A computed fold for a 484-nucleotide part of an RNA from an uncultured organism, annotated as small-subunit ribosomal RNA, 3' major domain. RNAcentral holds the full RNA, with entries from Greengenes. It matches the Rfam family "Bacterial small subunit ribosomal RNA".
Context: one part of a larger RNA
């Protein structure tokens, strides 16, 4: 100097308190672990693994297993030969399937010769050989790169002076004050560098400017009805540009500061909400299986290429979750309002068929044009506390649809069938506002899809915070240490 203490002091955070809804009981989904298997491919393991890599495992992926095959090779380059054999097509034989053998036809350019036959020469290709390729084989404790923690925490350092014999110190300490090492004030330091903050993106209010595919006050025409026409650019909106918010004005407190508290005015007030950005370092953190890349290994196999199986397996056990136990509910009718997404091998309406998934057909739409019912809410009925018109697992049967193929192993759809479950012990999670909590819609991946996950969109819309003793971490000072 740090670290560390069941030492002090100040100080912060959904850290606790105060609420509000879960999880820990039930059934399923999906991850892990164990066990099992020919194989159930690997990583990932407190906080920082365990709906993680995987933004989609029927084949393929696919790395694992059993078989079948192949050896310059699925794929790059080069260099020797070789010669028209060849590349394409065509046909048989074998095969599960990759592949193996066999025929038959049969190219391009460029010279020469030109009656067709031929003849040289090359470039791809092809065949043998050699060089190599290949590797998801190993090391993340050799590496890059990238991530993930601490933490959006307020810290981390240097230069010159000065102090100390020196490790090193000052600064960066104090006293205010702030989300901040933020800012002021004092001051052997006096400046700066990375952080913070600002600069960007979004979102709230208004101006302009531009009106089609958006919109519709007013005119005028037209329908059962509709911005449907004419025609309008006010509005709404859309997208580009600007102004707005600076403690800028007022008043109090404070050292005549920084700053705080009220207040005016204003869409918005003291960081307006959100977001993107993450300092020094720390865990020999994680990934050699994205990629890259030293070493070391394999090279008729640890390369490759198929067919089939596995990754989905089940005594038991933990994680995240989705559905539920009911009446602030559950069924049935009616009516009502959204906002971001996506669409051509694609999004599809209107009709007709079906109880329904779905089928047929195919208007319109490379889209503010066209295509996608929002659900909850509200109205009225029914059910009245029951294992129930609560739950919906499971089973059976009959269909649907993707897709060469749903048995191992897909989704949905009708009918039957109706288990646990009656609010979950110890214990433990999330959240301070358009938040929690509840409602639905939409996208990537994708042929479908085991999506109840993940990322986004809106609708409805609370509670509570007295505080800072306790638990957790976290930061600055300061003291102890047989510790480094």
């Nucleotide at each position: 100097u740090g670290a560390c203490g069941g030492g002090g002091g100040c100080u912060c955070a959904c850290a606790c308190a105060a609420g509000c809804g879960g999880u820990g009981g039930a059934g399923c989904a999906u991850g892990u672990u164990g066990c099992u298997c020919a194989a159930u491919u690997c990583g990932a393991g407190g906080a920082u693994a365990c709906g993680c890599g995987a933004a989609g495992a029927a084949c393929c992926u696919u790395a694992c297993c059993c078989g079948g095959g192949u050896u310059u090779g699925a794929c790059a380059u080069g260099c020797a030969u070789g010669g028209a054999u060849u590349a394409g097509u065509c046909u048989g034989u074998u095969g599960a399937a990759a592949g193996a053998c066999a025929g038959g036809u049969g190219a391009c350019a460029u010279c020469c010769a030109u009656u067709c036959c031929g003849g040289a020469u090359g470039g791809a290709a092809c065949a043998u050989g050699c060089a190599c390729a290949g590797g998801u084989g190993u090391u993340g404790c050799a590496u890059g790169g990238c991530u993930g923690u601490c933490g959006u925490c307020a810290g981390c350092u240097c230069g010159u002076g000065u102090c100390g014999u020196g490790a090193g110190a000052u600064g960066u300490c104090a006293g205010g004050u702030u989300a901040a090492g933020u800012c002021c004030u004092u001051u052997a330091a006096c400046g700066a560098a990375c952080g913070a903050a600002a600069c960007c993106c979004u979102u709230g209010u208004c101006c302009u400017u531009a009106g089609u595919u958006a919109c519709c006050a007013g005119c005028g025409g037209g329908u059962a009805a509709u911005g449907c026409c004419g025609g309008g650019c006010a509005c709404u909106c859309u997208a580009a540009g600007g102004a707005g918010a600076c403690u800028g004005c007022c008043g109090g407190u404070g050292u005549u500061a920084a700053a705080c508290c009220g207040g005016a005015g204003g869409a918005a007030g003291g960081g307006g909400g959100g977001g993107a950005c993450g300092a020094c370092a720390u865990c020999a953190a994680g990934u050699c299986a994205u990629c890259a890349u030293g070493g070391c290994c394999c090279u008729u196999a640890u390369g490759c290429c198929c067919g089939g199986g596995g990754c989905u397996g089940c005594a038991a056990a933990c994680g995240u979750g989705c559905u539920a136990c009911a009446a602030u509910g559950c069924g049935g009718u009616g009516u009502g309002c959204a906002g971001a997404a996506a669409g051509a091998a694609g999004c599809a309406a209107u009709g007709c068929c079906g109880u329904g998934a779905g089928g047929u057909g195919g208007a319109g739409c490379a889209a503010a044009u066209c295509u996608u019912u929002a659900a909850a809410g509200c109205a009225c009925c029914g059910c009245u506390u029951a294992g129930u018109u609560c739950g919906g697992a499971u089973u059976g049967a009959a269909g649907g649809c993707u897709g060469a193929a749903a048995u191992u192993c897909g989704c949905c759809u009708u009918c039957a069938u109706g288990a646990a479950g009656c609010u979950g012990g110890a214990a433990u999670c999330g959240c301070u506002a358009g938040u929690a909590a509840u409602c639905g819609c939409g996208g990537g991946u994708c042929a479908g899809c085991c999506a109840u996950a993940c990322c986004g969109c809106g609708g409805u819309g609370a509670a509570u915070a007295u505080g800072u003793u306790c638990c957790u971490g976290a930061g600055c000072c300061u003291u102890g240490u047989a510790c480094a």